Context: one part of a larger RNA
RNA sequence: CUCUCUUUAAGGAACUCGGCAAAAAAGUGUCCGUAACUUAGGAAUAAGGACUUCCGCCGCAAGGCGGACGCAGCAAAUGAUGCCAAGCGACUGUUUAUCAAAAACACAGGUCCCUGCAACUUAAAUCGUAAGAUGAAGUAUAGGGGCUGACGCCUGGCCAGUGUCAGAAGGUUAAGAAGGUGAGGUGUAAGCUUUAUCUUCAAGCCCUGAUGAACGCCAGCGAUAACUAUAAUCGUUCUAAGGUAGCGAAAUUCCUUGUCAGGUAAGUUCUGACCCGCACGAACGGCAUAACGACUUGGCAACUGUCUACAAAGAGAGACCCG
Numbered sequence: 001c002u003c004u005c006u007u008u009a010a011g012g013a014a015c016u017c018g019g020c021a022a023a024a025a026a027g028u029g030u031c032c033g034u035a036a037c038u039u040a041g042g043a044a045u046a047a048g049g050a051c052u053u054c055c056g057c058c059g060c061a062a063g064g065c066g067g068a069c070g071c072a073g074c075a076a077a078u079g080a081u082g083c084c085a086a087g088c089g090a091c092u093g094u095u096u097a098u099c100a101a102a103a104a105c106a107c108a109g110g111u112c113c114c115u116g117c118a119a120c121u122u123a124a125a126u127c128g129u130a131a132g133a134u135g136a137a138g139u140a141u142a143g144g145g146g147c148u149g150a151c152g153c154c155u156g157g158c159c160a161g162u163g164u165c166a167g168a169a170g171g172u173u174a175a176g177a178a179g180g181u182g183a184g185g186u187g188u189a190a191g192c193u194u195u196a197u198c199u200u201c202a203a204g205c206c207c208u209g210a211u212g213a214a215c216g217c218c219a220g221c222g223a224u225a226a227c228u229a230u231a232a233u234c235g236u237u238c239u240a241a242g243g244u245a246g247c248g249a250a251a252u253u254c255c256u257u258g259u260c261a262g263g264u265a266a267g268u269u270c271u272g273a274c275c276c277g278c279a280c281g282a283a284c285g286g287c288a289u290a291a292c293g294a295c296u297u298g299g300c301a302a303c304u305g306u307c308u309a310c311a312a313a314g315a316g317a318g319a320c321c322c323g
Stems, first nucleotide, its partner, number of pairs: 001318008010308002014306001019303001029051004037042001039150001053068006069073001081301007088293002093105002109148007125134003152287003156218003161215002163211005170206003176201011219237005246280001247277001258274005
């Protein structure tokens, strides 16, 4: 010097990306007491407080002995730090065996699409070349698939494009077939053969309509009110229609440490507002939300060698030297 431990005056997060690590407090029992919020179950062992002995004798003390009372005076070991606020995900659960446990996946619930099925077709869907099998010894309150993700309040406009479904009058349309017409070759002819062209015949596409909890999309410019500013209002262009409710510098805001307020002596973080939303927005769900979380963020108390141009002491094991 390294590692694993133990202790530390004064201070107490000044350390640091961050209280990481460590420390401390609490922990049990009895009694008292317990807020916001809430889905009325919870939150909650919330928080917080009191007691955990008394009497006599001995002992410097630690304590020992004897006695008393109560349901209850834990402690050998095991054994919560707590509070305030925000984000995300409702929750318990699942996951990258071996760097990620999460806000990712799942979930109950919601909604859309497909499926009529015992022998005509093995329901759809899936596996298999097939036979056959699963679905299912099930039958639309069933089965399969997509999206969303408890509950609560809700879920706006657009069907022009793409997709899907439905429709069938017309147009277009392949091989092939049938029929018609023309031309060439050959043949006396019948015919055979080659070739051109026309007509008829499928789905599809064009076409007509529907459909958004289908893929998706949801404007610009100019002017205007008794100071200024702003624009309820007006004009105009384009569009299929021009973003409704709610939320908003947000896990989304570039400019940006936006501006104001709060908290701090001092705050690029945090909280509450504002709205000029570069580039939120309604099941790629919107907004709220009690409970829950080894999640993320900010703050407070307690506590400490995390720290103080700051280390010190000790134990053990190494390193190092000699053998």

About this RNA:
A computed fold for a 323-nucleotide part of an RNA from bacterium (Candidatus Torokbacteria) CG_4_10_14_0_2_um_filter_35_8, annotated as large-subunit ribosomal RNA, domain IV. The sequence was found in a public genome assembly. Its Rfam family is "Bacterial large subunit ribosomal RNA". Its family is annotated with ribosome and structural constituent of ribosome in the Gene Ontology.